Predicted 3D model of a 72-nucleotide RNA (transfer RNA) from a bacterium. The sequence was found in a public genome assembly. Its Rfam family is "tRNA". By type it is a transfer RNA. Rfam links the family to the GO term triplet codon-amino acid adaptor activity. Rfam describes the family as follows. Transfer RNA (tRNA) molecules are approximately 80 nucleotides in length.
């Protein structure tokens, strides 16, 4: 330098125009002598950064920054 995929909760990842969810993990709680399991209630997030298009943007479009492959 040129191609492709990624960038979403503490982690792993869904969500592909109509205002964002799971599992796990915290936090309180029931139980337990006490822990562990187990149950039950809780979402904590400028959806990487700017601008464009749309009545309406994680989601389309352009430019930037990062992670990973590949070719040079």
């Nucleotide at each position: 330098g040129c191609c492709g995929g990624g960038g979403u909760a503490g982690c792993u990842c869904a969500g592909u125009g109509g205002u964002a969810g799971a599992g796990c993990a915290a936090u309180g709680g029931a139980u337990u002598g006490a822990a562990a399991a187990u149950c039950c209630a809780u979402g904590u997030g400028u959806c990487g950064g700017c601008a464009g298009u749309u009545c309406a943007a994680u989601c389309c479009u352009g430019c930037c920054c990062c992670c990973c492959g590949g070719c040079a």